[in-house]
Context: one part of a larger RNA
RNA sequence: GGCGGACGGCGGAUGCCUAGGCUUCCGGAGGCGAAGAAGGACGCGGCAAGCUGCGAAAAGGCACGGGGAACCGCAAGCGGGUGCUGAUCCGUGCGUGUCCGAAUGGGGCAACCCGGCGGGCUGGAGGCCCGUCACACCCAUACAGGGUGGGCGAACGCGGGGAACUGAAACAUCUAAGUACCCGCAGGAAGAGAAAGAAAACAUCGAUGGCCCCAGUAGCGGCGAGCGAAGAGGCCAGAGCCCAAACCGGGCCCGUCGAGGCGGGCUCGGGGUAGUAGGAGCGGCCAGAGGCCGUCCGGCGAGGAACCAGAAGCGUCUGGAAAGGCGCGGCGAAGAGGGUGACACCCCCGUAAGGGCAACGAGCCGGGCGCGAGGCCGCCACCUGAGUAGGGCGGGACACGAGGAAUCCUGUCCGAAACAGCGGGGCCCAACCCGCAAGGCUAAACACUACCGGAAGACCGACAGCGAACCAGUACCGUGAGGGAAAGGUGGGAAGCACCCCGAGCAGGGGAGUGAAAUAGAACCUGAAACCGUCCGUCCACGAGCGGUCGGAGCAGAGAUGCGACGGCGUGCCUUUUGCAUAAUGAGCCUACGAGUUGCACCCCGGCGGCGAGGCUAAGCCCCUCAGGGGCGGAGCCGGAGCGAGAGCGAGUCUGAAAAGGGCGAAGAGUCGCCGGGGUCAGACGCGAAACCUAGUGAUCUACCCUUGGCCAGGCUGAAGGGGCCGUAACUGGUCCUGGAGGGCCGCACCGGUUAACGUUGAAAAGUUCUCGGAUGAGCUGAGGGUAGGGGUGAAAGGCUAAUCAAACUGGGAGAUAGCUCGUACUCCCCGAAAUGUCUUUAGGGACAGCCUCGCCAGAGCCACGCGGAGGUAGAGCUACUGAUAGGAUGAGAGGGCCUCACCGCCUGUCGAUUCCUGACAAACUCCGAAUGCCGCGGAGGUGGUUGGCGGGAGUGAGUCCCCGGGUGCUAAUGUCCGGGGGCGAGAGGGAAAGAGCCCAGACCCACGUCUAAGGCCCCGAAGACCGGGCUAAGUUGACAGAACGAGGUGACACCGCAGGGACAGCUAGGAUGUUAGCUUGGAAGCAGCUAUUCAUUCAAAGAGUGCGUAACAGCUCACUAGUCGAGCGGUGACGCGUGGAUGAUGAACGGGCAUGAAGUCCGGCGCCGAAGACUGGGGCUCCGCGAGGAGCGGUAGGGGAGCAUUGCGGACGGCUGUGAAGGCGUACCGGGAGGUAUGCUGGAGCGUCCGGAAAAGAAAAUGUAGGCAUGAGUAACGAGAUGCGCGAGAGAACCGCGCACACCGCAAGCCCAAGGUUUCCUGAACAACGCCAGGCGAUUCAGGGUAAGUCGGGGACUAAGCGGCACCCGAAGGGGGAGCGCGAUGUACAACCGGUCAAGAUUCCGGUACCCGCGCGCCAGGCCGAAGCGAGACCCGGGAGUGACACUGCCGCCCGGAGACGGAAUACCGGGUUGAAGGGGAGUAGGCGAGAGCCGAACCCCGACAGUACCGAGACCCCACGGGGGAUCGGACAGCGCAGGUAAGCAGACCGGCAAGAAAAUCGCGGAGGCGCCAAGCGGCGCGCGGCCCGUACCGCAAACCGACACAGGUGGGCGAGGAGAGUAUCCUGAGGUGGAC
Repeated sequence: GGCGGACGGCGGAUGCCUAGGCUUCCGGAGGCGAAGAAGGACGCGGCAAGCUGCGAAAAGGCACGGGGAACCGCAAGCGGGUGCUGAUCCGUGCGUGUCCGAAUGGGGCAACCCGGCGGGCUGGAGGCCCGUCACACCCAUACAGGGUGGGCGAACGCGGGGAACUGAAACAUCUAAGUACCCGCAGGAAGAGAAAGAAAACAUCGAUGGCCCCAGUAGCGGCGAGCGAAGAGGCCAGAGCCCAAACCGGGCCCGUCGAGGCGGGCUCGGGGUAGUAGGAGCGGCCAGAGGCCGUCCGGCGAGGAACCAGAAGCGUCUGGAAAGGCGCGGCGAAGAGGGUGACACCCCCGUAAGGGCAACGAGCCGGGCGCGAGGCCGCCACCUGAGUAGGGCGGGACACGAGGAAUCCUGUCCGAAACAGCGGGGCCCAACCCGCAAGGCUAAACACUACCGGAAGACCGACAGCGAACCAGUACCGUGAGGGAAAGGUGGGAAGCACCCCGAGCAGGGGAGUGAAAUAGAACCUGAAACCGUCCGUCCACGAGCGGUCGGAGCAGAGAUGCGACGGCGUGCCUUUUGCAUAAUGAGCCUACGAGUUGCACCCCGGCGGCGAGGCUAAGCCCCUCAGGGGCGGAGCCGGAGCGAGAGCGAGUCUGAAAAGGGCGAAGAGUCGCCGGGGUCAGACGCGAAACCUAGUGAUCUACCCUUGGCCAGGCUGAAGGGGCCGUAACUGGUCCUGGAGGGCCGCACCGGUUAACGUUGAAAAGUUCUCGGAUGAGCUGAGGGUAGGGGUGAAAGGCUAAUCAAACUGGGAGAUAGCUCGUACUCCCCGAAAUGUCUUUAGGGACAGCCUCGCCAGAGCCACGCGGAGGUAGAGCUACUGAUAGGAUGAGAGGGCCUCACCGCCUGUCGAUUCCUGACAAACUCCGAAUGCCGCGGAGGUGGUUGGCGGGAGUGAGUCCCCGGGUGCUAAUGUCCGGGGGCGAGAGGGAAAGAGCCCAGACCCACGUCUAAGGCCCCGAAGACCGGGCUAAGUUGACAGAACGAGGUGACACCGCAGGGACAGCUAGGAUGUUAGCUUGGAAGCAGCUAUUCAUUCAAAGAGUGCGUAACAGCUCACUAGUCGAGCGGUGACGCGUGGAUGAUGAACGGGCAUGAAGUCCGGCGCCGAAGACUGGGGCUCCGCGAGGAGCGGUAGGGGAGCAUUGCGGACGGCUGUGAAGGCGUACCGGGAGGUAUGCUGGAGCGUCCGGAAAAGAAAAUGUAGGCAUGAGUAACGAGAUGCGCGAGAGAACCGCGCACACCGCAAGCCCAAGGUUUCCUGAACAACGCCAGGCGAUUCAGGGUAAGUCGGGGACUAAGCGGCACCCGAAGGGGGAGCGCGAUGUACAACCGGUCAAGAUUCCGGUACCCGCGCGCCAGGCCGAAGCGAGACCCGGGAGUGACACUGCCGCCCGGAGACGGAAUACCGGGUUGAAGGGGAGUAGGCGAGAGCCGAACCCCGACAGUACCGAGACCCCACGGGGGAUCGGACAGCGCAGGUAAGCAGACCGGCAAGAAAAUCGCGGAGGCGCCAAGCGGCGCGCGGCCCGUACCGCAAACCGACACAGGUGGGCGAGGAGAGUAUCCUGAGGUGGAC
């Protein structure tokens, strides 16, 4: 270390539970609000943080009712109280009800600030308290008064606007859809509604709405996708009315008038309301009183709050506990439910049936008020809704898309009639019929449920059910809109562990005790798995692996059993693919969750059932009822008759001349329900876009702009202008000086971001370091504002618009769509594909066909064999065609030449028809022509899931390899395309070392049985070192392939030649002469080259020379010859095996060892081995068959069948269970499997079996979701930068405190503000967590404390950009603009200084000294108020000069102190100090400016001023290392207004220059229209007294407290900012001060 076992830890699954949800049903209610809502802020408790309740009358007040003993909420405790004189509690009413919010006196950054008027308190100012004060509209009007509205709220309603994704497999009409969404408004409902109707065709109905049906019909429709009525019929409900006008009258105004009147307008009243017309008016006749509705009041009144009352049980056993078991009883109008220590009709709360009651109250009765009413006949012709009906154009709505398009609405332009009239009946016209528009109201039936009450569930049970069972719309994230969690369980009862021990310990643990149980101890029921341990058994550390399986020695154990050396075999799972161990996808592991569901009067098919020429009801209604059940209802639907385009006819009909033929029909089965398989429409199996549209949210980032502020060390250059001198007639000009310009130069701060490195799980989601650009400008920056998504902004990069940009973010349409990818969950049984054809904006998708399966029907199929056929392939052939074709012969003809060149003719080496001979070719040639295959007939026999038809359900429509026949290609390819076959796919087994497609062979299970196939038989490794005969010598070979070409390899063969007259090889000798052949050449002599009868001579033989060689010769050889030797030698061709050719990266290409008369190879032979094949034995299942029996059972997509398990429900078992349910952990047994049963331990309260019925019903994978736990790994890291020592308390110290030393910053790493943060500040206590270590420490935890203002900042003053906004203007609505008005600082105005002091505050407290405003009183002086107008307020940039503090520096003096090792100095040395505010006065002076009125305005001096300060002395007390240190407090004195340097602020709104020409208002001054007035009010001065509100104020603040997720190397505006060196704020070192930065 592996496996096994036991016991733990971690973790929180499972089971059980439910306090919470979900979904329905019934009832109620359907609003709340200016009498201040919804919703909040802040408060209220003796102690009080949160929740709840409440509101200053504050966990509550008053009254009445109920109730009857306890109470002071959750929620304990401490400390206290209340209650039988009736509390707490419950119900009803009343009261109180801060501030915000419609918010409403004005303002505003909601919960704050500031007012007016009246009143109150005191006391005048100031302050406090109460009341009141918004706007619009309406009524009514007197400048009185009254009423209404505004806002909120879940859905439902009506109206104004109105998408897109999507569908149409593209897309535009169309669809989605008048949906989503925005907006306005209303009600408990809304809307509609009392016919200018519907319809019908002699007629009829009679407001509207809703349900069923009509009907997926009529229709509409790129006639595509799709959209889709209405009448009628059955039901629910039921209800009808009022104006305008004619006519009459009143009032007011007007006209006219002959003054009587008449007329007109407005207004009110009467009258009147219809379509068979009605009404008015006139005339006539008749009748005459009650009725109905609304509202108010009163009475009765079912009901209706809290609430009252409500039957009946004991004993015994087990047990911690009885409600359980057993025994014996009882009640029941009550056996619903809940609780009680386990399961209770009789214990408790309740339940049934009763009772009770305030407000209220359907309904009924009575009364008051209001409202309404005639009938008939006749005459008459007054009235009966106008920019209307209707029409043109453009749109919209109607199911109806412009269509033949009626009907309705109207933006625009036209424009009637008047009852003898007008509208409609789907263009239009007529006739006929129906109705009466252009005014209005109208219950009920029908929609919805935020809210209240009640009830229920084959709904969930803590990853479920609402997001939320728990203090959740919380924590947390985001600027914001918005997004949005996790988290339940001790026990019956806290009986929540007294006491002891270990320990630093309020950590944790061990005892003791409680309890039935403490592995129920609060991290608490059960307590699974991953994961981490301890002990025991066994095995392993020379072994080798998808980790198993088969065999198995040994060890342990009583056994069951566990481990197991050694050996055989053996490439995970899923997905996707032609094909995956693949190095193609997915998964770290475990647990839980996680995907074909549901709906519809829909369609097709099947099964079961009812009825049957019929079948069924729908809405609705009725009855009983706990649930639920029964009945009525026939409206309607399907079927019962078809045919035809139709008229139409009808068991027929259509076609047709037809009585012909033919087509479609007839010869009787449907319909309803339930279940199952498919389909349509819906998200439709789950997850997944990139996008589109809509409404909002964002300019705290960033871009640009507006307003108002701020910032830029220092140095350099030296423009214009000016001046002096020179010069010119005068200019121009020269020179020096002055001057101080500039998108000027160098360079800090500041802004930027050039190069490189580092960083890259960072210190940092953009940085650091070095370097670099700009740095008076188109500069940088603060605060406040503006511009918003197809929009903004953009010195332009498609840049930026909150870490997001070729169209932001958030919510919604929405579950968009996804012909695409991934995933898709228990078992067994039967069958079992396809990767092809046609078409396809089609090619990785589809439709139809093909192939599979299931059901029904038919009774067909196939094979051997026989017989009969068609055919034009292979082959072959071509004097058999077409075409092509090599050689030869022939040679018409042509070309060329000759010629006397017109012709004839001759020649010919060029072309060449034809014919002949020989040879030979063809997919698109055939005189011929198979084998197979195909078709037909027969077919004893064999075969059988075999053939066809109809119907339900599919999948497949990427294929791939091998062989054969072809095309293409290169007679290339693991290429590609066809045809035939086989395999893989979807096929295991044996062989080929290994290896989908090759060879053998088709796996139901078992067998340590037999025989074989391919292939093998020396060992690995089963079987022959088998037998006989050859070959190979290369380890060739032993299963990669090896070529052209080459070679005295070797074996056997054929033919030719030489050879005892001596071959071949070797050795010895010769190898000569003309001649150096000729030519060429510098030379060429056998041997560079050329030429050729390469000749001739001597010879045994010897080339005008086979090689080597020389410059050329020479030289050495060869051919050839002789000798020697003594037997075979040489050549050619073909064959077998071998050899070279033969080069790659590990040794790595026989599978290895190895093998040579073989273990190679060839020929022949006999045996054996060898598979999941065959056979044998046993068993299972399926199908066929009556049986006997027979056949079958590999399998992906897929079809079919049968089962298991889980969770509710019904019935039964009158089941099991504290004598122990479920769940958990083991063991044994049963079943073919999913699984089941029994039992032990754990557990401590529920759970089964059977038969049915119903599903949120089965997990390994989706880069799945959540949680837990591993691995990496004790690894990386611990985030810029210096520490060391001593002491201290302490359980414990690198880190805390103190001390010493050292080091760092010092335009900062010091100090002060603003923003932002919001208690982090101080003190005490603590160390579980937080702090990158530790911690005694802390910005952590707990508790207590701390922020003091007339003068600081802000409000009570002002205005800028901008914002709000009455009136008003504009706009479908929301809304946009907006004079006056108001808000709004970043600006304007405005009064306090120094010192002291808490642990923590100070310009705030204290001391001292001031100032401002107001009020009162007193005194003095003296008219006061005051519109217009004018001025000031009041402004740019740059520049230089003057004056001038403090700080600082130097020098002199003075005061105080120090003075340390050795020596000296002591009039010397060192250190510190030597100072002084606001304000008042000199003084509105000096001075500056201005024409002036006048405006501005110092320095300096005096007072302030006895700063009890520095310093000195004393010193309680504390600590100590004994040296000393700290130290509240008390006491006390003294010293320069010196000189110099030096600049900032200030003076200053000054001065000079420049051009780009540089806020507003309050306020103040002048002024005086006008007003008041002779007293004093008032004003001014002085004095005294009084008053002076609200908010902020702690602390951090270049950072550990802000913005960056962090105690983060980043970012963050303003002020001060010392010394030496230096131009300087650069740089280095240092002061004050701070720090050593958290392993």